[in-house]
RNA sequence: AUCGAACAAAGGCAAACCCGCUGUGAGGCGGGGGCGCAAAACCAGGGGCCUGCUCGGCAGGCCGCCCAGUCGCCGAG
Repeated sequence: AUCGAACAAAGGCAAACCCGCUGUGAGGCGGGGGCGCAAAACCAGGGGCCUGCUCGGCAGGCCGCCCAGUCGCCGAG
């Protein structure tokens, strides 16, 4: 450096569900919660899915669905 995610450690994130606010909606934000996650970190570029509309299209949303890109804890083999 590459592969890997085993044992251990430090730390991080936070599904369903509940509450509040917000958006026409998909959703978003905050609090509780914790199913899980080595990228469940960032990124909407490609695919996919979802929403609205005046639907050959336009405007949006989701990366905890996959791929690409960027960065990154550990170190058994």

This is a predicted structure of a 77-nucleotide RNA (c-di-GMP-I riboswitch aptamer) from a Solirubrobacteraceae bacterium.
Its Rfam family is "c-di-GMP-I riboswitch aptamer". About the family: GEMM was predicted in a large-scale screen for bacterial structured RNA regulatory elements.
The model forms 100% of the base pairs in the Rfam consensus.
The coordinates come from a structure-prediction model, not an experiment, and the mean pLDDT is 83.
The organism belongs to Solirubrobacteraceae, within Bacteria.